[in-house]
Context: one part of a larger RNA
RNA sequence: CCACCGCUAUUGGAGUCCGCUUAAGACAUGCGAGUCGAGGGAAUUAGAUCCCGGCAUACUGCUCAGUAACACGCGGACAAUCUGCCCUUGGGUGGGGGAUAAUCUCGGGAAACUGAGCAUAAUACCCCAUAGGCCACGGAUGCUGGAAUGCUUCGUGGCUAAAAGCUCCGGCGCCCAAGGAUGAGUCUGCGGCCUAUCAGGUUGUAGUGGGUGUAACGGACCCACUAGCCAGCGACGGGUACGGGCGUUGGGAGACGUCGCCCGGAGAUGGAUUCUGAGACACGAAUCCAGGCCCUACGGGGCGCAGCAGUCGCGAAAACUUGUCAAUGCGGGAAACCGCGAACAGGGGAGUCCAAGUGCAUGCGCAUUGCGUAUGCUGUUCACCUGCCUAAAAAGCAAGUGAAGUAAGGGCUGGGUAAGACAGGUGCCAGCCGCCGCGGUAAUACCUGCAGCCCGAGUGGUGGUC
Numbered sequence: 001c002c003a004c005c006g007c008u009a010u011u012g013g014a015g016u017c018c019g020c021u022u023a024a025g026a027c028a029u030g031c032g033a034g035u036c037g038a039g040g041g042a043a044u045u046a047g048a049u050c051c052c053g054g055c056a057u058a059c060u061g062c063u064c065a066g067u068a069a070c071a072c073g074c075g076g077a078c079a080a081u082c083u084g085c086c087c088u089u090g091g092g093u094g095g096g097g098g099a100u101a102a103u104c105u106c107g108g109g110a111a112a113c114u115g116a117g118c119a120u121a122a123u124a125c126c127c128c129a130u131a132g133g134c135c136a137c138g139g140a141u142g143c144u145g146g147a148a149u150g151c152u153u154c155g156u157g158g159c160u161a162a163a164a165g166c167u168c169c170g171g172c173g174c175c176c177a178a179g180g181a182u183g184a185g186u187c188u189g190c191g192g193c194c195u196a197u198c199a200g201g202u203u204g205u206a207g208u209g210g211g212u213g214u215a216a217c218g219g220a221c222c223c224a225c226u227a228g229c230c231a232g233c234g235a236c237g238g239g240u241a242c243g244g245g246c247g248u249u250g251g252g253a254g255a256c257g258u259c260g261c262c263c264g265g266a267g268a269u270g271g272a273u274u275c276u277g278a279g280a281c282a283c284g285a286a287u288c289c290a291g292g293c294c295c296u297a298c299g300g301g302g303c304g305c306a307g308c309a310g311u312c313g314c315g316a317a318a319a320c321u322u323g324u325c326a327a328u329g330c331g332g333g334a335a336a337c338c339g340c341g342a343a344c345a346g347g348g349g350a351g352u353c354c355a356a357g358u359g360c361a362u363g364c365g366c367a368u369u370g371c372g373u374a375u376g377c378u379g380u381u382c383a384c385c386u387g388c389c390u391a392a393a394a395a396g397c398a399a400g401u402g403a404a405g406u407a408a409g410g411g412c413u414g415g416g417u418a419a420g421a422c423a424g425g426u427g428c429c430a431g432c433c434g435c436c437g438c439g440g441u442a443a444u445a446c447c448u449g450c451a452g453c454c455c456g457a458g459u460g461g462u463g464g465u466c
Base pairs, nucleotide, nucleotide: 001464002463003462004461005460006459007458010356011355012354013353014352017349018348019314025312026311027310029309030308031307034055035054036053039052040051041050042049062267063266064265072191073190074189075188076187077186078185081184082183086180087179088178089177090176091175092174093173094128095127096126097125104117105116106115107114108113132160133159134158135157136156137155138154139153140152142151143150165172166171193239194238195237200230201229202228205227206226207225208224209223210222211221212220242264243263244262245261246257247256248255249254269290270289271288272287273286274285292303293302294301295300320346322345323344324343328342329340330339331338332337359377360376361375362374363373364372365371366370380404381403382402383401384400386398387397388396409455410454411453412452413451414436415435420450422449423448424447425446431438432437
């Protein structure tokens, strides 16, 4: 310093405290992601509403199982890469077409849900045009650079191929290209656990050529060929473990920890695959397998709290099924605004830290460093009321009135170690004790009383760490 336990307990404040340790065990219920009417359709007096469409839902939040690894930290590289929204600059926004949803009609099903038909719109979808883009070959001038395969520019050929409107007339959008910003991807040097009672390991293994695949390099994957590659500076195997900033302790060196807050990683019942998309192989998407649970009209369906609360279980061990979008921020929107268990605010907890109180003076009484009582005073607290504060409260702050009531305990007193050679009880019994040791009849050591000592809203015990 951390966790739990015993006894006790007045008040206020603070912050990175509170199911990390054991079960990454299982979960009833509610909530946790929407928004846009200045894209369009239906319906309506209007609004609420339904549907198509756009953006968002890859953020935020949770957890630490796995992982000894380019996972992390410090530093580089990409001449091997992508990047929605955002910023800057240049150019453009022409023509045409076919559907479909909600709605309506008719069905199937217990439900979950689902089938057929008629109609219609768009910033949904498709086609054409032009601009443009990509690839190959050839040429040129310069620029950056260590190095052109990059950038600039010209020619030829091939491939591909943009757009969307709305408006309150202020604007808001849409398409192409170049650059930026941001975010991401990949590679690499160095660094940091234990074990030799693990000494040899490896066959996509190590490399070369060609190809596939990717945004992109690469044995990532495939074909052919070569036989390499790693290892006592510890390969391979085993154990343990998310890594770091940091935290605890210490004079330091170090040791231990890394639960909270921040950065990075990984995971979402166990596992696999995929679609959409700028971005996922997706905690509140889909499909399949496994295991578990639930509903069922037995035909078939549904679920995944390591989100916020809450329940059971496990345990020595850990809070309310609260309020609000007022602030901060995020998503949508031109905005107004809407949404958000993110967040903020409140509730609970002897988790930590900070501050304050439980009084002081005088007189009297008991006969005494104290107790009781009366009066006065300061501070503090409580109750009421008013104002401020607040999204609303609560708390807090300021003024006033009243009250002071039941606001002090815990451990210890043989030594170490501060404090009893006091009284009673017990009699190797009952018991105490970290250690040394006490107790068998005068016990300063057990159990009580009184007295005292140490700390004090705490004080002791057990375990862990330095």
This is a predicted structure of a 466-nucleotide part of an RNA (small-subunit ribosomal RNA, 5' domain) from an uncultured archaeon. Model confidence (mean pLDDT): 82 of 100.